[in-house]
RNA sequence: GCCAAAUUAACUUAAUGGUAAAGUUUCUGUUUUGUAAACAGAUAAAACAGGUUCGAUUCCUGUAUUUGGCA
Numbered sequence: 001g002c003c004a005a006a007u008u009a010a011c012u013u014a015a016u017g018g019u020a021a022a023g024u025u026u027c028u029g030u031u032u033u034g035u036a037a038a039c040a041g042a043u044a045a046a047a048c049a050g051g052u053u054c055g056a057u058u059c060c061u062g063u064a065u066u067u068g069g070c071a
Base pairs, nucleotide, nucleotide: 001070002069003068004067005066006065007064010024011023012022013021018054026042027041028040029039030038047063048062049061050060051059
């Protein structure tokens, strides 16, 4: 330099044009002499900027970061 892939919650992963799901973490409560565990609940997310579409996490383009391959 060229090619490909990935980017979703604090972390690990889903869903795939119809408005984002779960586990762990964190917080609150119940329980306990106390802690842990258990149970109930709460908080929180689409890398960035455009385009297409009635509607975009999803499709297209560019940028950024990361990973892999070729030279």
A computed fold for a 71-nucleotide RNA from Candidatus Vidania fulgoroideorum, annotated as transfer RNA. Rfam family: tRNA. The family's RNA type in Rfam is transfer RNA.